[in-house]
RNA sequence: GCGGAGGGCUGGAUGACCGCGGUGCCUGAAAGGGCAUCGAGGAAAGUCCGGACUCCAUGAGGCAACGGUGCCGGGUAACGCCCGGCGGGGGCAACCCCAGGGAAAGCGCCACAGAGAACAGACCGCCUGUCUUCGGACCGGCAAGGGUGAAACGGUGGGGUAAGAGCCCACCGGGGGGCUGGCAACAGCGCCCGCAUGGCAAGCCCCACCGGGAGCAAUGCCGAAUAGGGAUCGCGCGCGGGGGCAACCCCGCAGGGCCGCCUUGCCCCAGCAGAUCCGGGUAGGCAGCUAGAUCCGGCCGGUAACGGCCGGACCAGAGGAAUGGUCAUCCAGCCGCGCAAGCGGUGGACAAAAUCCGGCUUACAGGCCCUCCGCGCAA
Numbered sequence: 001g002c003g004g005a006g007g008g009c010u011g012g013a014u015g016a017c018c019g020c021g022g023u024g025c026c027u028g029a030a031a032g033g034g035c036a037u038c039g040a041g042g043a044a045a046g047u048c049c050g051g052a053c054u055c056c057a058u059g060a061g062g063c064a065a066c067g068g069u070g071c072c073g074g075g076u077a078a079c080g081c082c083c084g085g086c087g088g089g090g091g092c093a094a095c096c097c098c099a100g101g102g103a104a105a106g107c108g109c110c111a112c113a114g115a116g117a118a119c120a121g122a123c124c125g126c127c128u129g130u131c132u133u134c135g136g137a138c139c140g141g142c143a144a145g146g147g148u149g150a151a152a153c154g155g156u157g158g159g160g161u162a163a164g165a166g167c168c169c170a171c172c173g174g175g176g177g178g179c180u181g182g183c184a185a186c187a188g189c190g191c192c193c194g195c196a197u198g199g200c201a202a203g204c205c206c207c208a209c210c211g212g213g214a215g216c217a218a219u220g221c222c223g224a225a226u227a228g229g230g231a232u233c234g235c236g237c238g239c240g241g242g243g244g245c246a247a248c249c250c251c252g253c254a255g256g257g258c259c260g261c262c263u264u265g266c267c268c269c270a271g272c273a274g275a276u277c278c279g280g281g282u283a284g285g286c287a288g289c290u291a292g293a294u295c296c297g298g299c300c301g302g303u304a305a306c307g308g309c310c311g312g313a314c315c316a317g318a319g320g321a322a323u324g325g326u327c328a329u330c331c332a333g334c335c336g337c338g339c340a341a342g343c344g345g346u347g348g349a350c351a352a353a354a355u356c357c358g359g360c361u362u363a364c365a366g367g368c369c370c371u372c373c374g375c376g377c378a379a
Stems, first nucleotide, its partner, number of pairs: 001375010012330007020039008041350001045361002048359005053215004059264005066211005071085005086100001087098004101206002106204002108200003123146002125142003129138003154172006173195001174193003178189004219287004229278005238253006255269003294313008331348001333346005
């Protein structure tokens, strides 16, 4: 200098005028006015995960259904996320990717081509023998060579054979065992065995672990209105004790109801609780609503993710939905002219809070910074 890889930050600035919303203070009888201060993102997006929070009378344990994750260890409130490793694949490398447990529990699929696609098989062929019209035919042996295919029942080399074949041998691969290192996934070393056994589980399935359901239009309060609406189901309306003049009240047992099922606990109920269906009213106001698993800086621990300690900060809370409009100047980038200074033109991406956080995924003009790899050159 060129090419590549990984990570981080930013994504316009300033001034003037006008217009909005929150909060605080002042003023006003009120309406309102004045001052100060704050006011849309790294993704606010997708609604894909995990939670906080609220409700389901619902506390505990277990089971089923359904769903999710899938190597090991760590982080976290938690996760399907993040960090560090292991194994496999791609790349010269830095790095990147993996829906990474089980195919000997079972079922299923592998089209077409091909002889044959799982305990298969002879199309072209190779070899021995017999016959021959010398073209070949037939019996037998072979699966090494070629072909088909995404994939052909281990691979390479050698020996052996009529020709061949793990038939035998060496190495690789596979199965079993041991030792060493590591928390572990695994790795290394060595021993034994010629060793029949493809792929797909992002096909069903098996195994391990995890998960209750809805959601801020959750939910709560106030006010108002309607029809204190109607129908069906509803075991049963018991037992014992106590109090009371009586109506009735209290306690215990039994029965019923409330969650997909079971056990237990609690609650409710018989003038029922509750279950199912039909119909009517309520479109109002207030809260939930923003101080947090928050952010910034420093130190310490840790390979890191992250954690601890100390100090500091308060950074939207609308309610059909504010956070804007206009003008001017400067500036990043690009184009043209110019030796340069500079001049002229053009021009700035994706995009908009709505209960709130932690992630992932997707979109993004331009600019800056750091680290690493490869190639070339110079010293």
Predicted 3D model of a 379-nucleotide RNA (Bacterial RNase P class A) from Paracoccus saliphilus. Taxonomically the source falls in Paracoccus (Bacteria, Pseudomonadati, Rhodobacterales, Paracoccaceae). Its mean pLDDT, the model's own confidence on a scale to 100, is 77. Its Rfam family is "Bacterial RNase P class A". Gene Ontology terms of the family: ribonuclease P activity, tRNA processing and dimeric ribonuclease P complex. It is annotated as a ribozyme. Rfam's curators write: Ribonuclease P (RNase P) is a ubiquitous endoribonuclease, found in archaea, bacteria and eukarya as well as chloroplasts and mitochondria.